Description: A computed fold for a 349-nucleotide part of an RNA from an uncultured Porphyromonadaceae bacterium, annotated as small-subunit ribosomal RNA, central domain. RNAcentral holds the full RNA, with entries from ENA and SILVA. It matches the Rfam family "Bacterial small subunit ribosomal RNA". The prediction has a mean pLDDT of 87.
Context: one part of a larger RNA
């Protein structure tokens, strides 16, 4: 390299648009690039296939003789390709119905939490395993009325739901954008994938300005301990929060790339569409679309997977090829830093 191969043994890119490229539905007419068939030249000699011979065999050795491949040239027209043309199932439009914590701004809300002022109130509050640090007679803790400030939205809540993925959850308003269901009006293959590329991307982190209630890296100080640069416990800075603007990484996990098609079924349920149910509908059923849970086949190493496939095919992108050295060095790209991307090898078991 070829095979084989990626939930969990190494390996699915963190996601999505999308460029080149690759690979694409039914029916026709033409062309003859692929293909495929005759012929023809050509493919020195040795070699190498087959047949046959000649040294006693064999190796050597002589003859004939195939053969892939390259040109040409007549011809096929089934597939691929090319052009025309025509269809609707594939996609996409349109019209109606509905969903939902889907994103962006705005206002607004009530409990809790520190904190202010005031009243009542007095000796303890906190805190733990146990204690002290810490608060507090300058009047705390606890109660009660009023401010104020930031953040986070109990209960409904759920095996829900919605988003490409990270990720989304008081109520409301206004923009924006999915997605399903029904008509079947409409274009007519407009399609899939997708190296580069460009977007978006938790948390911490970083810049500039703000904001600071709580919680809290660092730090202190009290305990624990043989020691405690730790768990525990006072406090407590960046930070958690908002604008902009970098960073670009996760157990970015379903550890499972995407489309497609096709293969027993049970049961639960979300959005909808249709049917049938009449002493006043509270129920049965089909179907489409998402979400669980089991199970036949098949698959697997086994756990398990099992129409949401890990199963039977298919097209395309990614990656993997023992273990440590190392996700390091080195160059090279990006960043403001912090670090990311891309990434060996000596040596060694």
């Nucleotide at each position: 390299u070829u095979g084989g191969g990626u939930u969990u043994a190494a390996a699915g890119g963190g996601u999505g648009c999308g460029u080149a490229g690759g690979c694409g539905g039914c029916g026709u007419g033409c062309c003859a690039a692929g293909u495929c068939a005759g012929c023809g030249g050509u493919c020195a000699a040795a070699g190498u296939u087959c047949u046959g011979g000649g040294c006693u065999c064999a190796a050597c050795c002589c003859a004939g003789u195939g053969a892939u491949g390259c040109c040409g040239u007549u011809g096929a027209a089934a597939c691929u390709g090319g052009u025309g043309u025509g269809c609707u199932c594939g996609a996409g439009u349109g019209c109606g119905u509905g969903c939902g914590a889907g994103g962006a701004a705005g206002g607004c809300g009530g409990a809790a939490u520190g904190c202010g002022u005031u009243g009542u109130g007095u000796a303890g509050c906190g805190g733990u395993g146990a204690a002290a640090u810490g608060c507090a007679u300058a009047g705390a803790u606890a109660u009660a009325a009023c401010g104020c400030a930031g953040a986070a939205c109990u209960c409904c809540g759920a095996u829900u739901g919605c988003g490409a993925a990270g990720g989304c959850a008081g109520c409301u308003u206004u923009c924006c954008a999915g997605c399903a269901c029904g008509c079947u009006a409409c274009u007519g293959a407009c399609g899939c994938u997708g190296a580069g590329g460009c977007a978006c991307g938790a948390a911490a982190g970083c810049g500039u300005g703000g904001g600071g209630a709580u919680c809290g890296a660092a730090c202190a100080g009290g305990a624990u301990u043989a020691g405690a640069u730790a768990c525990c416990c006072u406090g407590g800075u960046a930070g958690u929060c908002c604008a902009c603007g970098c960073a670009g990484u996760a157990a970015a996990c379903g550890a499972u790339g995407a489309c497609u098609a096709c293969u027993a079924g049970u049961u639960u349920u979300u959005c909808g569409a249709c049917c049938c149910g009449a002493u006043u509908g509270u129920g049965g059923g089909u179907u489409g679309u998402g979400a669980g849970a089991c199970a036949c086949a098949g698959c697997g190493a086994a756990a398990g997977c099992g129409u949401u496939a890990a199963g039977u095919a298919g097209u395309c992108c990614a990656c993997c090829u023992g273990g440590g050295g190392a996700g390091u060095a080195c160059g090279c790209c990006g960043g403001c830093a912090a670090c990311g991307g891309u990434g060996a090898a000596a040596c060694u078991c």